Large-subunit ribosomal RNA, domain VI from an Elusimicrobiota bacterium, 274 nucleotides, folded computationally.
The full RNA is in RNAcentral, with records from ENA.
The organism belongs to Elusimicrobiota, within Bacteria.
Rfam family: Bacterial large subunit ribosomal RNA.
Its mean pLDDT, the model's own confidence on a scale to 100, is 89.

[in-house]
Context: one part of a larger RNA
RNA sequence: UGUAGGAAACUUGAAGGGUCCUGUCCUUAGUACGAGAGGAUCAGGACGGACGCACCUCUGGUGUACCAGUUGUUCCGCCAGGAGCAUUGCUGGGUAGCUAUGUGCGGAAGGGAUAACCGCUGAAAGCAUCUAAGCGGGAAGCCCACCCUAAAACAAGGUUUCCCUUCCCGGUGUUGAACCGGGACUAAAGGUCCCCAGAAGACUACUGGGUAUAUAGGUCUCAGGUGUAAGUUCUGUGAAGGAUUGAGCCAAGAGAUACUAAUCGACCGUGUGC
Numbered sequence: 001u002g003u004a005g006g007a008a009a010c011u012u013g014a015a016g017g018g019u020c021c022u023g024u025c026c027u028u029a030g031u032a033c034g035a036g037a038g039g040a041u042c043a044g045g046a047c048g049g050a051c052g053c054a055c056c057u058c059u060g061g062u063g064u065a066c067c068a069g070u071u072g073u074u075c076c077g078c079c080a081g082g083a084g085c086a087u088u089g090c091u092g093g094g095u096a097g098c099u100a101u102g103u104g105c106g107g108a109a110g111g112g113a114u115a116a117c118c119g120c121u122g123a124a125a126g127c128a129u130c131u132a133a134g135c136g137g138g139a140a141g142c143c144c145a146c147c148c149u150a151a152a153a154c155a156a157g158g159u160u161u162c163c164c165u166u167c168c169c170g171g172u173g174u175u176g177a178a179c180c181g182g183g184a185c186u187a188a189a190g191g192u193c194c195c196c197a198g199a200a201g202a203c204u205a206c207u208g209g210g211u212a213u214a215u216a217g218g219u220c221u222c223a224g225g226u227g228u229a230a231g232u233u234c235u236g237u238g239a240a241g242g243a244u245u246g247a248g249c250c251a252a253g254a255g256a257u258a259c260u261a262a263u264c265g266a267c268c269g270u271g272u273g274c
Base pairs, nucleotide, nucleotide: 001152005163006162007161008160009159010158011157015149016148017147018146021049022048023047024046025045026044027043033038051106052105053104054103055102059100060099061098062097066093067092068091069090070089071086072085073084074083075082076081110144111143112142117137118136119135120134164273166184167183168182169181170180171179172178185271190268191267192266193265194210195209196208197207198206215261216260217259218257219256220255221254222253224250225249226248231244232243233242234241235240
């Protein structure tokens, strides 16, 4: 920009893409078969491998915004307690998120037409013949089925809902309509800008929210992490240890709560549609 008015939501599926894998064991059954050695078809079941998709409950990883320990040094006047720097100084753990080696699921079943091949009926050719007419069976393959995209599928689809019905002038006109140009009035439904954000994201887009508000921050409670803070006191000559105390601190998590910020606004989109 188009999809013969504009808009919101939900869809159909032409077409395209993806997937399509495979092993071992058990039962049938030591059966059929075979002198024996050996050893099935068919059918049913269990457990795997690789691959793919999704997820983070578990097991782990990461987690330079969390907690603790600790070395050197500088500083906060000193002690105590801290801060900076040293790869995040080093070390031990670790929430959310993201992750695999972790977890769940998948390639199942079924239908149709077939290949090689196996058949029925059956002539040409009194026989025979699956074929010439006709009719069956038959594959991990083909078409469906399963998953994804999809109406620019220009034959541009469908459904539901919402919105707009003013007047004047000039020109062309069948002097009705309609079209073209201009003016006045009007400015819908809906959308955008802007702002608060996001398990969405390079930007954009997408999704949620904008006070009639839980969108984000803060606060409170909880979960979870670390592991018993500081201060005080007790014991010990002391290094230290105990009590207060599962303490103190705490990121991204959950719930609640308008304290803070989403203020106020502006613009686009028209007037019933060849």